This is a predicted structure of a 1518-nucleotide RNA (small-subunit ribosomal RNA) from an uncultured prokaryote. Its Rfam family is "Bacterial small subunit ribosomal RNA". Rfam links the family to the GO terms structural constituent of ribosome and ribosome. The sequence is in RNAcentral, with records from ENA. Its mean pLDDT, the model's own confidence on a scale to 100, is 84.
[in-house]
RNA sequence: GAGUUUGAUCCUGGCUCAGAACGAACGCUGGCGGCGUGCCUAACACAUGCAAGUCGAGCGAGAAAGUUCCCUUCGGGGGGCGAGUAAAGCGGCGCACGGGUGAGUAACACGUGAGUAAUCUACCCUGAGGUUUGGGAUAACCCACCGAAAGGUGGGCUAAUACCGAAUGGUAUUCCGGGACUACGGUUUUCGGAUUUAAAGAUGGCCUCUAUUUGAAAGCUAUCGCGAGGGGAUGAGCCCGCGUCCCAUUAGCUUGUUGGCGGGGUAACGGCCCACCAAGGCUACGAUGGUUAGCUGGUCUGAGAGGAUGAUCAGCCACACUGGAACUGAGACACGGUCCAGACUCCUACGGGAGGCAGCAGUCGGGAAUCUUGUCCAAUGGGGGAAACCCUGAGACAGCAACGCCGCGUGAGGGAUGAAGGCCUUCGGGUCGUAAACCUCUGUCAGGAGGGAAGAAAGCUUCGUGAGUUAAUACCCGACGGCUUUGACGGUACCUCCAAAGGAAGCACCGGCUAACUCCGUGCCAGCAGCCGCGGUAAUACGGAGGGUGCAAGCGUUGUUCGGAAUUAUUGGGCGUAAAGCGAGUGCAGGCGGUGAGGUAAGUCAGAUGUGAAAGCCCCGGGCUUAACCCGGGAACUGCUUUUGAAACUGGUCGGCUUGAGUUCGGGAGAGGAAAACGGAAUUCCCAGUGUAGCGGUGAAAUGCGUAGAUAUUGGGAAGAACACCAGAGGCGAAGGCGGUUUUCUGGACCGAUACUGACGCUGAGACGCGAAAGCUAGGGGAGCGAACGGGAUUAGAUACCCCGGUAGUCCUAGCUGUAAACUCUGAGAACUUGGUGUGGCGGGUAUCGCCCCCUGCCGUGCCGUAGCUAACGCAUUAAGCGCUCCGCCUGGGGAGUACGGUCGCAAGGCUGAAACUCAAAGGAAUUGACGGGGGCCCGCACAAGCGGUGGAGCAUGUGGUUUAAUUCGACGCAACGCGAAGAACCUUACCUGGGCUUGAACUGUGGGGGAUCGCUCUGGAGAUAGAGGGUUUCGGGGACCGCCACAGAGGUGCUGCAUGGCUGUCGUCAGCUCGUGUCGUGAGAUGUUGGGUUAAGUCCCGCAACGAGCGCAACCCCUACCCUUAGUUGCCAUCAGGUAAUGCUGGGCUACUCUAGGAGAACUGUCGGUGAUAAGCCGGAGGAAGGUGGGGAUGACGUCAAGUCCUCAUGGCCCUUAUGUCCAGGGCUACACACGUGCUACAAUGGCCGGUACAAAGAGUCGCCAAGCCGCGAGGUGGAGCUAAUCUCAUAAAACCGGUCUCAGUUCGGAUUGAAGUCUGCAAUUCGACUUCAUGAAGCCGGAAUCGCUAGUAAUCGUGGAUCAGCAUGCCACGGUGAAUACGUUCCCGGGCCUUGUACACACCGCCCGUCACACCACGAAAGUUGGCUGUACCAGAAGUCGGUAUCCCAACCCUUUGGGGGGGGAGCCGCCUAAGGUGUGGUUGGUGAUUGGGGUGAAGUCGUAACAAGGUAACC
Repeated sequence: GAGUUUGAUCCUGGCUCAGAACGAACGCUGGCGGCGUGCCUAACACAUGCAAGUCGAGCGAGAAAGUUCCCUUCGGGGGGCGAGUAAAGCGGCGCACGGGUGAGUAACACGUGAGUAAUCUACCCUGAGGUUUGGGAUAACCCACCGAAAGGUGGGCUAAUACCGAAUGGUAUUCCGGGACUACGGUUUUCGGAUUUAAAGAUGGCCUCUAUUUGAAAGCUAUCGCGAGGGGAUGAGCCCGCGUCCCAUUAGCUUGUUGGCGGGGUAACGGCCCACCAAGGCUACGAUGGUUAGCUGGUCUGAGAGGAUGAUCAGCCACACUGGAACUGAGACACGGUCCAGACUCCUACGGGAGGCAGCAGUCGGGAAUCUUGUCCAAUGGGGGAAACCCUGAGACAGCAACGCCGCGUGAGGGAUGAAGGCCUUCGGGUCGUAAACCUCUGUCAGGAGGGAAGAAAGCUUCGUGAGUUAAUACCCGACGGCUUUGACGGUACCUCCAAAGGAAGCACCGGCUAACUCCGUGCCAGCAGCCGCGGUAAUACGGAGGGUGCAAGCGUUGUUCGGAAUUAUUGGGCGUAAAGCGAGUGCAGGCGGUGAGGUAAGUCAGAUGUGAAAGCCCCGGGCUUAACCCGGGAACUGCUUUUGAAACUGGUCGGCUUGAGUUCGGGAGAGGAAAACGGAAUUCCCAGUGUAGCGGUGAAAUGCGUAGAUAUUGGGAAGAACACCAGAGGCGAAGGCGGUUUUCUGGACCGAUACUGACGCUGAGACGCGAAAGCUAGGGGAGCGAACGGGAUUAGAUACCCCGGUAGUCCUAGCUGUAAACUCUGAGAACUUGGUGUGGCGGGUAUCGCCCCCUGCCGUGCCGUAGCUAACGCAUUAAGCGCUCCGCCUGGGGAGUACGGUCGCAAGGCUGAAACUCAAAGGAAUUGACGGGGGCCCGCACAAGCGGUGGAGCAUGUGGUUUAAUUCGACGCAACGCGAAGAACCUUACCUGGGCUUGAACUGUGGGGGAUCGCUCUGGAGAUAGAGGGUUUCGGGGACCGCCACAGAGGUGCUGCAUGGCUGUCGUCAGCUCGUGUCGUGAGAUGUUGGGUUAAGUCCCGCAACGAGCGCAACCCCUACCCUUAGUUGCCAUCAGGUAAUGCUGGGCUACUCUAGGAGAACUGUCGGUGAUAAGCCGGAGGAAGGUGGGGAUGACGUCAAGUCCUCAUGGCCCUUAUGUCCAGGGCUACACACGUGCUACAAUGGCCGGUACAAAGAGUCGCCAAGCCGCGAGGUGGAGCUAAUCUCAUAAAACCGGUCUCAGUUCGGAUUGAAGUCUGCAAUUCGACUUCAUGAAGCCGGAAUCGCUAGUAAUCGUGGAUCAGCAUGCCACGGUGAAUACGUUCCCGGGCCUUGUACACACCGCCCGUCACACCACGAAAGUUGGCUGUACCAGAAGUCGGUAUCCCAACCCUUUGGGGGGGGAGCCGCCUAAGGUGUGGUUGGUGAUUGGGGUGAAGUCGUAACAAGGUAACC
């Protein structure tokens, strides 16, 4: 920086990703080289080999094989060489280094800086001085013996640079004395005295001196040694300051403990050890205990500060099978030494012995995982040696491993018919792709051949030169020169040549983050996934492919660390509502602290100084062809020490000041606290009176009380609790809290004033007192109220809400509890920063009768608001502003304020307070919607007021269901159900049964073929169809045509309306839905569009940070109502004429009327009055045919419902292709116990029937409407006039009106059903048409719950026409006739609009969501116990060993000796202290496991309810 909480937004906050790194591992892959690195696990166990020896110039002794010579009895013996060699021994030095590991250790272990006047230091260097003189042994060896072995015992011989005595000693040690210095602790001394303590020789050379046989003698000399002491260097010991992990759910620890005195011990200080004395010491600045861990330079990361880490390299420490112990030594309590104990392994003759890879290789085992039983001492380094040299698994090299870093290669240039092939495709093409092929080149690496290093300096020997030592030219020594020798790696690096593009590319990813996209397969399957999330038939997310992207001999994955994470915040966060202020105070420690001056110098600042190892990092330079890597130099190492200086600030000190704080005096305010006393109203109860049937209670009731007299009412009495009005945004108190009145005691604050003290202050971890209600203990009290409980209701239930009762409790006293949404969700203190307006207390000024007002100061308490702050809401001198001081607290949600532990409590429980596991969120504020059994305003046949229906009957029709071979399909709340269907007997038709066809019934094209095409007749068949016959042609070509063949392709009412277009329904003809610019807001968004009026209307007016605009509304369009005008045929007939029984019938007219169909007009709140803001408008009136939209129609905004339709049509994808296509016949869609919707006809007298008489509109008609006439009771038949229609026809309108009849009945109502006979249409009315006539005459007497339509030419009622159609309407569409009732009104039901409010909803209340129970899985707690680890304590026992004691016994060196011995001294043994492992008992702590049990978490569709979110239906919550 990004992703992820939301419909969207801002914030908070977690999770996740991109980066870097690694001693890594795993998967796929793998050409070369250089440099590095390589058991992180079992400090598990180890076979085998090697890893520490060396010195003969310290010492004594001393082989063999072999070879050669001699002798030989041929068996052998002896000598020389081998050889003073090997091996062994005494002795010296080394073995304490080097190498390994990290178990232990939280410690002076490590780091850093000091100290040691409290110390040691072999080998090395340096200077000075010594090295005299004696002695006694002992290994090896020989002999004997024991043992399986390992090994041992006794006797005898011998040497030393082994051991011992003596001498000397100027030094050293100790003591005493003197001197000097001093910090008074001590230090030092060249001074004096006393005491004790040394030594070893070896090798080479020489002969001046001595001796003399040779020089192997003495001696001299050189070198190396030896002893004592001084100094140095190096190394080490000890001590100190500071730094160094987590847990307080570890708070107290300690008896050698702390100190002293005196001893012991050590190289050395010291309780290090011991005796005695004192009672101390450590700890909240974290003792003690527990967990974890080697520490550091560094390494990784990071901008840094930090965080993590401590492989390789380097420094220190610790360890060496486990535990203990000492010896030797300069140094060890010793990795490849010793002793003891233990475990383990091995050998054994069973008696006893041996061993220690955390050295290098290697093995087993463990594990995800880590190498060769290699070469060499050539170099570097180490040990020994005089040296040569020997030893060296240190080291140098090689091997194995892509484990890491670095470098190189797998070719380069050209090459378009853009080949083939793959993939995709809109079928045109695109892409892999200049990629390949092909042409021209090059030669790194690998391969072959040849050449071929550096790393080597030394050392040795002899020679030369010259220096030193010396008596010396010798010897020796070092320097230079010459000769000569030495390479594991390795015939390696490197160089040259040869041939040849030849041998050398993979891995991951491609939904977003995050660079990279298509096809196929799959179909919530298989699978993916780091987070968000993909997959349920069109998946860029799974699997494959093509293509692409990234890195590349590697690429991914996993793990771990840092980063991002300001997500522990010192740099650099927060706490009103997101997690977070302790309920509140007093106050110890601690932190912080007013003002002026002096002096100080701890902090601070500056300079200097030493140190801060090397390596590493960084810079410069250099060496390997480059780089990695390596080398040289520099810088840096931010730290610590010492020292010099400065004096502002902080600290400490001294003495001042008054403003902080406090004291004093005066004053008033107050439900501040405690105790005592008193008061009235009300409730209940008791007594008495009056009085009678109810009272009470609720939504309605009931339980309850009451005739044994209630309720009501009057009087009297009792008891307890609480204190109306005053009362207020008021007062007081630290908070909790405090309210009748009076008294007593008492705390605090405030105002005013004066003087005094002189920083006495603020905060406050622990600690201590206070702390509502409920609860607990004991004792009282108990009127009302009232958990639990009982009863009555409500309810599906009702362990609730409501009602009637009612116990604890509520009250008092004493004590406990210690928590609350203990809230201002806001810690305390002081300072600073515009204002306005209330209110309480006190004061000043002014003004007064009066503090009544007004101005003003201080203290408190509210509201509104500026700047500022804030995520926003909001806060705003009472801050959430700006800074300071101190305390408390937070770090994702859940688990959980739970468990365990501790602590407090009588208990309930409180305080402290986790983890496993699980989720990707959980949250805050605000926004837009939606919703509410929230509110306000308004509308609608929404209710109400009315009229008529439906629901009951019969029938019609549609649907469900059922049935069926099929009963084709679709439509399902409103908005499916007389719907698609404006018309299923065949057809339609999609369904079923059966029979057929397969380029097909219909379409386009290609190639081939054919003859005309075509229609007719007959036969079979249910038909489709098959067969036969006949007719027609002058020839050729083309076209059209075809019961032919082949191929492209047709066809599908098959699926998906949730892939779609189009069309439609619905909210809704509701008044809304938006945009541009501007403004406001971090933003989503808001504003406009809200508000005041008004309207049918977002209609209009006014106002307004808005101004405008668009789609809707309205209007424009059509019909209708009025008038005028134009035009009069088929229409009309006033006037004129003619005619008839009658009729515009005829002439004529239309300048008349009606009508027709073109045009124009008319209505606009225009006018008057009232009202209203003078506006918009509203109300009323006039005029007018019509009045406030005149009536009706057409017209349907943004959108909602994944609404409907793939079966109108179109269309993607999928599916079928001798069938899901197509043809045909028959059947079905018409079934029928039943249920629902929509209708028709009725139930009758406002009626039925009969007769008579009127008056329409709008339509339709040539495949048609069909007149007159005639026939039939009738449907209808016949007939044929007229009409392509203002002309003819359908066509009589009916209700109405007049007259008659019926007289309340299942009827003269009603017409179902059924029978018979017919008519018409049609190829055909059986399944299955309509109509007619006669006969039959069912249910039904006005319809339960419920429900529908309608506000005027409407409802109701009456008929008429049309579409479809051969025929078939009670349906649908249209037309006119007759023609009502009612609307107080908006409380309620339903739907809708606007504003507002709440919200945990946004799939939007058909939402969300809680808990028990049941099931599965997971982790955790408890638990009788059981089993381990660690550890305390008491006691027993006690190896080895040091130390101490002792000396029955033993003993070469010295002394004495009478030579027998004695002494001194030493030792074995024994005794004692300490003590490891071990044992017994008893505790603590921490794990494992445990029948059972407890809650918790998780889990598409389980059960019960409905707690919460809206007033969530009883406001919620603590």